[in-house]
């Protein structure tokens, strides 16, 4: 401290994710040990069963029993004044849980004054003397139990009068009066019965402590889609009442009190120290620990007590549960353990009071699930451990591999060494000294009691515990795992899988070579843990105080007045509220922080500092701000002068123009459109002259102009009226800005009344266009558009920019004013506009009229949909405004720029692109490819252009890959080991379709070594068997790949260095002005160079010359022959083929800057002379795995190899590419003339004889400038047909022949006779050509045994046109616009139909909460009573009686539960409906993105299947 994702790419806005920390966790997988924490976050849901509060005999009275002893057997001791019950006393309100309620009766923190306080200290005074009772126990009854009645009789520190009253309480005359207590027990000492004295106790005041009550500032959660709430309410006076102030209660009087600084209500929630996080500010929790607060089955309610409205009390009620003999009873773990549900999920029904701490108690002591300890649980932290050292042949396995090898990995075996934990075994400590008991001082004291206190002994007390900790023994022995490994994010290969199965935090992987799935092998990272899943903070400056925005990204209200509020010139006193600063006081411990210290260390824990950022008093201090007084005049603001002006309102008025009428005139159209029709018109219209009628809008001036707050405002007078600006500087003295609610103004539509209605024109008819056309377009036409009142309150109400103040360079324009000047022009002040420094901006762009610098104030924003929707409110006649969600859905949406692409933008410009022409295809018939069909098989690829006479430059066998049948299995081919062998081939037969299979025949070389020799041996070579590696594949996969290849395109582009400019993608150079076929060249310039392309360089043609003369030529010469010719001679000439020359805009004229371009000149040729070849970075996953070569995958007795037939040659059909024609510019008969290029010995073949012809038969020459293929055709010359399906045409068929080849049946080519189809120049539509070029004519040559109407070349004859670049197609350059980037074959709207989802609305049902009236009224408490019954203390009496008083009953006040009408709020559900979202390749249009084909958008209003359409008016996005 950042990182990933929108885009082809960039910057920016902006959200989504990850990387850290944390937890009371929880789930998967793992699991050695010890310390210290922690452990029901949900159902405050029910609870079996055990314990969690008792104690005191020294307050009291009675009081056993078993046992055990004795014993006279009666019975006594003893246990024992002990259990056990009870009076009474203190505790029980402490400790212990829990967190449901409570947004304040709470909680923090600081104050306060009208209070109480058992126990505890200190002080002060008492502490007298009487009394009636009663439980327990007996006796007797009731009842199933809880539990209770009755009788006598019995103690007190229980109870109850009476005395006393210093201080206390009341009253009032301040000095009196008047109320008001009490308990005793246990030692000591005695003078002996009464005292003295001590301890604990009682009473009764006064202080402290301490616990607690009340009051009160300030702080304390979200909602306004909760705006009004209160009648005991707010305050007063009397009373009452409480421990206290208090409407705390009650009566009377007043009408207050809260409340936009948010009452009231909903909803949620126990505060708080603290805890997590964070650099802090903050933000999140509120578990253990510790302080308050509220509960204790649900609501009520007292009582007792110092203290409670009481968790293990009490009454009363509701529900649940138990238990009954059915009459009546009992219960309340949110107290420790534990059960049962819930739940993802949280322990032992343990030991023990030794220690801390509590109750009682002189006290020994009891009691004590607080507590102290153990147990379970990796639930957290924190500590060890699971060895160390050496140890290469770098062992084996494993895993890749280029086959060498790396890697696992010094790791392991093995050598040694130590022993922490665990085991086992011995020893061992602190937590324990208090109290008690004895003795001794002190000081108190009348004391050597007692009691404190201090000190010496004394005996005793450990749950934990077989503690902690040491020591011995043995033994590397018992002790590693879990996630990851495409990026982010450390950490890669292999193999399986095949958009399958899966993975995933975001982005995203997975459709056959997956570093992302699953496995392994390796690595990485943490470790007794490691990962996942929730949650909180971070990061997120993503709600911004610190520290964010609002012209296009989300976001300035449409505008103005102005109320509260906020903030305010300039000077001087006070004043001290803010503010600064010092004391105090207080912010509990604990915890955080620092230092020390104790557990072997660390956690942990201890000590001591420090923090506590607060409030509070109180002291200063006065610069600022507040506050108050007194000034000023610079901000406001008013006078007084001139001024502009569509500012607003009313009333009058004016001429053009359109349509309406009448009236003349005049005839057939008129109108209207790309083109038409509907519509008018012979009933006279359009057109034209006059007159009239009646609405509406205001031409030229007109602007980049002016007014205004905005909406807006325009003919022209008149009147009322608002602002504004300028000048003077007379007055006022801060009166000022903003401005939540409020109240005003507010375009167009739009309502509503009532007028108007001339054009226009939503709607609506018709008429076209269309595939449809509810639109565009056209004829019509009604709302409304116009006036007058109302009403609506919204616009893309915009400069997408809130008002105000101040400050920051110029330059030009412009309105209206003022100042100087003769003027021209300067200068000022207020608007209006362009441009542009600094500066700002993500950028585009703002730039004194800011979006720069700073102040103040308001309004708004916080990913996209859903949505400006629902609902609710409020307003509205309605349409409809307004205010304003959430569920779900997603990883993006979005701004500006940038590079391409594209456009039915735009410019410039080029190509046989188009148009001028010429000649064709599509119709025929064929022949050849494709397609589809058929088949056993028709092999296989090619599919716009750029597949279809293409691979194929030769399918009858082969070719051949295909099908069928028949064979082979180391093979038809290659190499290599190992074994056996010495033959195999040939050559003859037989079987067979043939591969092939048997027989026969016939059988090897070469070196060494050994033999006499025959022959053995061994090696090699060859050649066969058999075995094993291995061959082989035209089997996939051209989307794994090399190579070649097509195409755009022979188009003129494509890119790089350096520098410059931009945050940056990227620009520039490569634009711009010319020109060129050309990024050819100039000029010009923030660019200067420089590469691949262009051009040139080759090659062929066109003119010459130079060398060279065969096979070539042969002009002159010779000989020969009648002639043709031939042979010599000879190279001049054509013409072979080699090497030169020539063309360079060189000249010369125009035009230009220049580059270059026109034209001419001269030349065989002129501006690239004519053709070829050559293909830039690239696109198209083009084409090719069947030419090659080559990764992976398949196959191996078969997808491999032999053979034989057959298929590729089929044929209702389509379609490409071509031949031949349809005829007379022609056919057909004769005759007859000119090329050129090229093959030839497995060839070409002459003369010459046969055959009608194909051909045969036969060989001269030639290995080629010699021979020879080979007769050139079209032409021309004569003849003949005479416009017909013909003497055109030639298919088709039949017959009958060559030829070729093992072999023409399927399925080859010619020839001869005969036959003689379609077809009479071809719809739509469409192809090639611009000069020796279409056209037309033949000739040749690959392939090839044969087979050309295909192809590749050769020459002969030889045109016609081109104005030009609107248009079509294609390209290229600059530019504009874009929601395209798989780039327009793009993207993309919106209905409908299916299927899922969450929502709204809904007759309604349903249960919850909750407010108001009433009923009815438990238990309690108060009041009242002329009180049924009962009544021990006192008064009274001889005794009563009878009073007083009490219990009790009645009535009433209150009052829970509960009922009873009626609201309200929220939840759940509901036929059946409404829109939304999300889903594979449905259906229908094509709305928007380019002029998107009608610009789009926007507010309203109609209208339509749906996007969408039209009207009005805005807006430039």
């Nucleotide at each position: 401290a950042g990182a990933g994702u929108u885009u082809g790419a960039u910057u920016c806005u902006g959200g989504c994710u990850c990387a850290g920390a944390a937890u009371g966790a929880a789930c998967g997988c793992u699991g050695g040990c010890g310390g210290c924490g922690u452990g029901c976050u949900u159902a405050a849901c029910a609870c079996a069963u055990g314990c969690a509060a008792g104690u005191c005999g020294a307050a009291c009275g009675a009081g056993a029993a078993a046992g055990u002893c004795c014993u006279u057997c009666g019975g006594g001791a003893u246990u024992a004044g002990u259990a056990c019950a009870g009076u009474g006393g203190c505790g029980a309100a402490c400790g212990g849980g829990u967190g449901a309620g409570u947004a304040a009766u709470g909680u923090g923190u600081g104050g306060g004054a009208a209070u109480u306080u058992u126990c505890c200290u200190u002080u002060u005074a008492g502490u007298g003397a009487a009394g009636a009772a009663u439980a327990u126990a007996c006796u007797u009854g009731a009842g199933a139990a809880a539990u209770u009645g009755a009788g006598g009789g019995u103690a007190a520190u229980a109870c109850u009068g009476c005395a006393u009253a210093a201080g206390c309480c009341u009253a009032u005359u301040u000095a009196u009066a008047g109320g008001g207590a009490a308990a005793g027990a246990c030692g000591g000492c005695c003078u002996c019965u009464u005292g003295c004295u001590g301890u604990c106790g009682c009473u009764a005041a006064a202080a402290g402590a301490u616990a607690a009550g009340c009051c009160u500032g300030c702080a304390u959660a979200c909602u306004a889609u909760u705006a009004g709430c209160u009648a005991g309410u707010u305050g007063g006076u009397g009373g009452g009442g409480u421990a206290a102030a208090g409407g705390c209660c009650u009566a009377c009087c007043a009408a207050g009190g809260c409340u936009a600084u948010g009452a009231u209500g909903g909803u949620u929630a126990g505060c708080c120290g603290a805890c997590c996080u964070g650099a802090g500010a903050g933000g999140g929790u509120g578990a253990u620990c510790g302080g308050c607060c509220a509960c204790a089955u649900u609501g009520g309610g007292a009582c007792u007590g110092a203290g409670a409205c009481a968790c293990g009390g009490c009454c009363c009620u509701g529900a649940c549960u138990c238990c009954u003999a059915c009459g009546g009873g009992a219960g309340g773990c949110a107290g420790c353990a534990g059960u049962g549900g819930g739940g993802a999920a949280u322990u032992u029904u343990g030991c023990g009071c030794a220690a801390u701490g509590g109750a009682c108690g002189c006290a020994a002591g009891u009691c004590u699930g607080a507590c102290g300890c153990a147990g379970c649980a990796a639930c957290g932290c924190c500590g060890c451990g699971u060895g160390g050292a050496g140890g290469a042949u770098g062992a084996a396995g494993g895993u890749c591999u280029u086959a060498g090898g790396a890697u696992u990995g010094u790791a392991a075996a093995c050598u040694u060494c130590u022993g922490u934990u665990a085991a086992c075994u011995g020893g061992a400590a602190a937590g324990a000294a208090a109290u008690a008991c004895u003795c001794a001082a002190a000081a108190a004291u009348a004391a050597u009691a007692c009691g404190u206190u201090u000190g010496a002994g004394u005996g005793a007390u450990g749950a934990c515990g077989u503690u902690a900790c040491c020591g011995g023994u043995a033994a590397a022995g018992a002790a590693a795992g879990c996630c990851c490994c495409g990026g982010c994010u450390a950490a890669c290969u292999u193999c399986g899988u095949g958009c399958c199965a899966g993975c995933a935090g975001c982005c995203g992987c997975g459709g056959u070579a997956a570093u992302a799935c699953g496995a392994a092998g390796g690595g990485g990272g943490c470790a007794a843990g490691c990962g996942u899943u929730a949650u909180u903070c971070g990061g997120a400056a993503u709600g911004a105080u610190u520290g964010g925005g609002c012209g296009u990204a989300a976001a300035g209200a449409g505008c103005g007045u102005g109320u509260a509020g906020g903030c305010g010139g300039u000077u001087g006193a006070a004043u001290a509220a803010g503010u600064u600063u010092g004391a105090u006081g207080u912010u509990u411990a604990a915890u955080u922080c620092u230092c020390u210290g104790g557990c072997u260390u660390a956690a942990c824990u201890a000590g001591a500092g420090g923090c506590a950022u607060g409030c509070a008093u109180u002291g200063a201090a006065u610069a600022c701000u507040g506050u108050u007084c007194g000034g000023c005049u610079a901000g406001a603001g008013u006078g007084c002068g001139a001024u502009a002006g569509a500012g607003a309102a009313a009333a009058g008025u004016g001429g053009a123009a359109u349509u309406c009428u009448u009236g003349g005139a005049g005839u057939a159209g008129c109108g209207g459109u790309a083109a038409a029709a509907u519509g008018c018109g012979u009933a006279g219209a359009u057109c034209u002259c006059a007159a009239g009628a009646g609405g509406a809008a205001c031409g030229c001036u007109a602007a980049u102009g002016g007014c205004g707050a905005a909406g807006g405002c325009a003919g022209c007078u008149u009147u009322u009226u608002g602002g504004a600006g300028c000048g003077c500087a007379a007055c006022u003295g801060a009166c000022g800005c903003u401005g939540a609610g409020a109240c005003g103004c507010g375009a167009a539509g739009g309502c509503g009344u009532g007028g108007g209605g001339a054009g226009c024109a939503a709607a609506c008819a018709g008429g076209a266009u269309u595939a449809g056309a509810u639109a565009c377009c056209c004829u019509g036409g009604u709302a409304g558009u116009c006036c007058a009142c109302g009403c609506a309150g919204u616009a893309a109400a915009c400069g997408a920019u809130g008002a105000u103040c101040a400050c920051u360079a110029g330059a030009c324009g412009u309105u209206u004013g003022g100042a100087a000047g003769a003027a021209a022009u300067u200068c000022u002040a207020a608007g209006u506009g362009u441009c542009g420094c600094a500066g700002c901006u993500a950028a585009c762009g703002c730039g004194a009229u800011a979006a720069g610098u700073g102040a103040u104030c308001c309004g708004c924003c916080u990913g996209a949909g859903u949505a400006g929707u629902a609902c609710g409110g409020u307003c509205g006649c309605a349409a409809g405004a307004u205010u304003a969600a959430a569920a779900c859905u997603u990883a993006a949406a979005g701004a500006a720029a940038u590079u391409g692409a594209c456009g039915g933008g735009g410019g410039u410009c080029c190509g046989c692109a188009c148009a001028a022409g010429c000649g064709g295809u599509g119709g025929a018939a064929c022949a050849u490819g494709u397609g589809g069909u058929u088949u056993a098989a028709u092999u296989c690829g090619a599919c716009a252009c750029u597949a279809c006479g293409c691979g194929a430059g030769a399918a009858a066998c082969c070719u051949u890959a295909c099908c069928u049948a028949g064979g082979c299995u180391u093979g038809a081919c290659a190499u290599g080991c190992a074994u056996a062998u010495g033959a195999c081939a040939g050559u003859u037969g037989u079987a067979g379709a043939a591969a092939u299979a048997c027989a026969a025949u016939c059988u090897u070389c070469a070196g060494g070594g050994g033999g006499a020799a025959a022959c053995c041996u061994u090696u090699g070579a060859c050649g066969c068997a058999u075995g094993c590696a291995c061959a082989g594949g035209u089997g996939c996969u051209g989307c794994a790949u090399g190579g070649c290849u097509g195409u755009c395109g022979u188009c003129a582009g494509c890119u790089c260095g350096u520098g410059u400019c931009g945050u940056g993608a990227g620009a520039u150079g490569u634009u711009a002005g010319g020109u060129u076929a050309a990024g050819u060249c100039c000029u010009u310039u923030a660019a200067c160079g420089a590469g691949c392309g262009c051009a040139a360089c080759u090659c062929u043609u066109g003119u010459c010359g130079u060398u060279a003369g065969u096979u070539g030529c042969c002009a002159c010469c010779u000989a020969c022959g009648u002639a043709a010719g031939u042979a010599g001679a000879g190279c001049a000439c054509u013409c072979u083929a080699a090497c030169g020359a020539g063309a360079c805009u060189g000249c010369c004229u125009g035009g230009g800057a220049a580059a270059c371009u026109a034209g001419g000149a001269g030349g065989a040729a002129g501006g690239a002379g004519g053709g070829a070849a050559u293909g830039a970075c690239g696109u198209c996953a083009a084409g090719u795995c069947c030419u090659c070569a080559u990764g992976g995958c398949c196959u191996u007795u078969a997808u491999g190899c032999c053979u034989a037939g057959g298929g590729c040659u089929a044929c209702a059909c389509a379609c490409g590419u071509g031949u031949u024609a349809c005829a007379a510019u022609g056919g057909c008969u004769a005759a007859u003339a000119c090329a050129g290029a090229g093959g030839g010995u497995u060839g070409c073949a002459a003369u010459a004889u046969c055959g009608u012809a194909a051909g045969a038969u036969g060989g001269a020459g030639c290995u080629a400038a010699u021979c020879u293929c080979a007769g050139a055709a079209a032409g021309u010359u004569a003849g003949u047909c005479u416009a017909a399906g013909u003497u055109c045409g030639g298919a088709u068929u039949g017959a009958g022949g060559u030829c070729u080849g093992c072999a023409a049946c399927u399925u080859g080519a010619c020839c001869u006779c005969a036959u003689g189809a379609a077809g009479u120049u071809g719809a739509a539509a469409u192809c090639g050509c611009u000069a020796g070029u279409a056209a037309u004519c033949g000739c040749g040559c690959a392939u090839c045994a044969g087979c050309a109407c295909g192809g590749c070349g050769c020459g002969g004859u030889g045109a016609a046109u081109a104005c030009g670049u609107u248009c079509u197609c294609g390209g290229a350059c600059c530019u504009u616009g874009u929601a395209c980037a798989c780039a327009c074959c793009g993207c993309c709207c919106g209905u409908c139909a299916c299927a899922c989802c969450a929502u709204g609305g809904g007759a309604g049902u349903u249960g919850u909460c909750u407010g108001u009236a009433c009923c009815a009224g438990a238990a309690a408490a108060c009041a009242u009573u002329u009180u049924a019954g009962c009544u021990a203390a006192c008064u009274g009496u001889u005794a009563a009686a009878a009073g007083g008083g009490g219990c009790g009953a009645a009535u009433g006040u209150c009052g829970a539960a509960g009922g009873u009408a009626u609201g309200g709020g929220g939840g759940a559900u509901g036929a059946c409906u409404g829109g939304g979202g999300u889903g594979a390749a449905g259906u229908c249009g094509u709305a928007a993105c380019a002029a998107g084909g009608u610009a789009g958008c926007u507010g309203u209003a109609g209208g339509a299947g749906a996007a969408c359409c039209u009207g009005c008016g805005g807006c430039u996005g």
This is a predicted structure of a 1517-nucleotide RNA (small-subunit ribosomal RNA) from a lake water metagenome. It matches the Rfam family "Bacterial small subunit ribosomal RNA". Gene Ontology terms of the family: structural constituent of ribosome and ribosome. Its mean pLDDT, the model's own confidence on a scale to 100, is 84.